[in-house]
Order: sequence, then C1' cells, then structure tokens
RNA sequence: GGGCCUGUAGCUCAGUUGGCUAGAGCGCAUGCAUCGCACGCAUGAGGUCAGGGGUUCGAGUCCCCUCAGGUCCACCA
Repeated sequence: GGGCCUGUAGCUCAGUUGGCUAGAGCGCAUGCAUCGCACGCAUGAGGUCAGGGGUUCGAGUCCCCUCAGGUCCACCA
C1' cells in the first nucleotide's frame, strides 16, 4: 500500500426483505425482605446505533468518505 471483517447502554451481544416507540443478559440505582449483608422479588435510570455526508415518505439496516480495531496478502530490510 491492497482485500476482507467488526464498531449498537458501563461490559458481552441481538436487531430478518428499510417500517411506526432501539432491545436482551450481566452490571448500576431505588424499594420490598433481613438485626445487617448476600441471594431473591419489583420498579427504574442509562443510547449522537464509531464520525460525517447521501438516497428515501421513512435508515442501526442501503450507498460514499473518514476514524479505530482485527485478519490475510504485497512491499522494504
């Protein structure tokens, strides 16, 4: 330098052929319960869907550019 893959909540990830409001588990907060903690139960908070632009009535999803990580190849020595 070239090809491919990945980027969604604090972490690990799902999200079908573009469709109404973006989700799960763990974690976190609060409450119940307990002498107290843990476990358990209930409720809740938390998101620029990596960043920017485009297409569309509508984009996490499609297209382009950029960034970061992984992987393979090439080059140099």